This is a predicted structure of a 423-nucleotide RNA (Bacterial RNase P class A) from Porphyrobacter sp. The coordinates come from a structure-prediction model, not an experiment, and the mean pLDDT is 75. Rfam family: Bacterial RNase P class A. Its family is annotated with ribonuclease P activity, tRNA processing and dimeric ribonuclease P complex in the Gene Ontology. The RNAcentral record of the sequence draws on ENA.
RNA sequence: UCAGGGGGCCCGAGGCAGCCGCGUGCUUGCAAGAGCGCGAGGAAAGUCCGGGCUCCACGAAACAAGGGUGGCGGGUAACGCCCGCCGGCUCCGCUUUCGGGCGGGGCAAGGGAAAGUGCCACAGAGAGCAGACCGCCGAUGACUCCCUCGGGAGGACAGGCAAGGGUGAAAGGGUGCGGCAAGAGCGCACCGGGGGGCCGGCAACGGCAACCGCAUGGCAAACCCCACCCGGAGCAAGGCCGAAUAGGGGCCGCGUGCCCGCCGGCGACGGCGGGCAGGGGAGUUUCGCCCCGAGCGGCCCGGGUUGGCUGCUAGAGCCGUCGAGCAAUCGCCGGCCCAGAUGAAUGGCUGCCGCCCCGGUGCCGGUCCGCAAGGAUACCGACCGGGGAGACAGAACCCGGCUUAUGACGGCCCCCUGAUGUU
Numbered sequence: 001u002c003a004g005g006g007g008g009c010c011c012g013a014g015g016c017a018g019c020c021g022c023g024u025g026c027u028u029g030c031a032a033g034a035g036c037g038c039g040a041g042g043a044a045a046g047u048c049c050g051g052g053c054u055c056c057a058c059g060a061a062a063c064a065a066g067g068g069u070g071g072c073g074g075g076u077a078a079c080g081c082c083c084g085c086c087g088g089c090u091c092c093g094c095u096u097u098c099g100g101g102c103g104g105g106g107c108a109a110g111g112g113a114a115a116g117u118g119c120c121a122c123a124g125a126g127a128g129c130a131g132a133c134c135g136c137c138g139a140u141g142a143c144u145c146c147c148u149c150g151g152g153a154g155g156a157c158a159g160g161c162a163a164g165g166g167u168g169a170a171a172g173g174g175u176g177c178g179g180c181a182a183g184a185g186c187g188c189a190c191c192g193g194g195g196g197g198c199c200g201g202c203a204a205c206g207g208c209a210a211c212c213g214c215a216u217g218g219c220a221a222a223c224c225c226c227a228c229c230c231g232g233a234g235c236a237a238g239g240c241c242g243a244a245u246a247g248g249g250g251c252c253g254c255g256u257g258c259c260c261g262c263c264g265g266c267g268a269c270g271g272c273g274g275g276c277a278g279g280g281g282a283g284u285u286u287c288g289c290c291c292c293g294a295g296c297g298g299c300c301c302g303g304g305u306u307g308g309c310u311g312c313u314a315g316a317g318c319c320g321u322c323g324a325g326c327a328a329u330c331g332c333c334g335g336c337c338c339a340g341a342u343g344a345a346u347g348g349c350u351g352c353c354g355c356c357c358c359g360g361u362g363c364c365g366g367u368c369c370g371c372a373a374g375g376a377u378a379c380c381g382a383c384c385g386g387g388g389a390g391a392c393a394g395a396a397c398c399c400g401g402c403u404u405a406u407g408a409c410g411g412c413c414c415c416c417u418g419a420u421g422u423u
Base pairs, nucleotide, nucleotide: 001419002418003417004416005415006414007413008412009411010410014353015352016351017350018349019348020347022039023038024037025036026035027034028033041392045403046402048401049400050399051398052397053234054233055232056231066230067229068228069227070226071085072084073083074082075081086110088107089106090105091104092103093102094101095100111225112224116223117222118219119218120217133165134164135161136160137159143154144153145152146151173191174190175189176188177187178186192214193212194211197208198207199206200205238310239309240308241307248301249300250299251298252297253296254295257276258275259274260273261272262271263270264269278292279291280290281289317336318335319334320333322331323330324329355388356387357386358385359384360383361382364381365380366379367376368375369374
C1' cells in the first nucleotide's frame, strides 16, 4: 500500500395515496349504523439497578444483624447511571543531553496489605523477616600423582558472596562508575521510592528542593477493616359495585302434640323403644309401604366466589427558538396531545417514491480542452432500463438507566490476518 476478518459507536430499520379490516375516544342516530380523531419499540425484551404510585408494618433516633456501593468533582427526583478530571497499564507518533519529555488512541469493579487471619499452585536450592543448584572468591593452591628436581598434571575443605546463569506470575529497587579476594546502597551520580515541609489545585492529585540507602513482596474479584447507602411486598398493589346458588346473623309469623315402658340425672330435663294423632313421598278417597318429627316460611343485614367498574395514562412528557455550561445537563419562552387492549386491537393488498447493485444515455449541470464557436468524457450528479434487500422483536401501572438481540447500504474509531514493497 492492497485485500480480508472481528468488535464498538452513529445513521437507519421507511414515506405518500387508494381499498378492505381491527381496537378505542368523541359527535350523531330510536336502533342498525355513519362521520371524524388516535393507534407499539429502539429495544416494547431480560426484570439487573434507581424512583414515582399503592398497601402492610412502624412513636422517634441510634446500635446490632443482613445486603449493597467504593479515586475526585459535577449532573440528576434517585442510582451501581451519565459527564468531566486524576492516577494506573498498554499502543502509536514526534523529540531527546538516551535519564526522559510532549501529543494522541485503547483497556480496566481504581478505599485499606504498617489491625489481624489465610493463601501464594506447578517449577525451583530457596515463596517470606528467604535461598548456595550451576556459579564467583577462597586459590599467588591445603593435598595427590609424575618427574630429567628446573618443573608438569590434577585439585579441594572450612569460610565468604545475592553480581551472572537457571526456575517462576512474583526471588528483598533499576542503570552506570567506583570499590572489593569476590561481591553487595558498601560509596557516589541519575532514575524510582519513603515520611515530613513548601507551592499549585474545591478535590482526587501534581510540582519543587533538601533529607533518608531503601524499610513488613503480592492477593481484599479470600475472610476482614473503614466510610457511605438500604423497612417489606408489589397494578394479580389498592378502591368500589356485586347475579344465581350455598353458608352466617337479626326480626316477625306458624309449629315443636298426647300416652306407655326402660335408662341417666337431686331436679328442671335428656336419651332409646313402642303406640295414637300429624306432616311428606303423591292431585283426590280408602288401605298398605317408606320417610320426617323440630323446624318451616317471610322480610332485612353482612362477608365471599364468577363477573363488572376503577386505578389507567397529561407525564421527572414531546417539539422548536434563545441562553448558561468543556460536557452530562439545566433554565426562559412558544407550540403540541402522542395506544390504553384484557379469549388482549395496532393488520392485509395494490401503486408510486426512497435505499443498494448492474447496464446504458453527452439532451441537462459539474469536470477537461479551446480566445471563441464548439468539442471530449459515463468520473460525480441527472435521466432511462433491469435486478435485489429488508432484521431483532411486539405495549399490559408509569418513568430514568444498564444489559442483551438486531438485515442491506453508508460514516468514524480500534484490533487481528494474509500478500507485496522499502528500511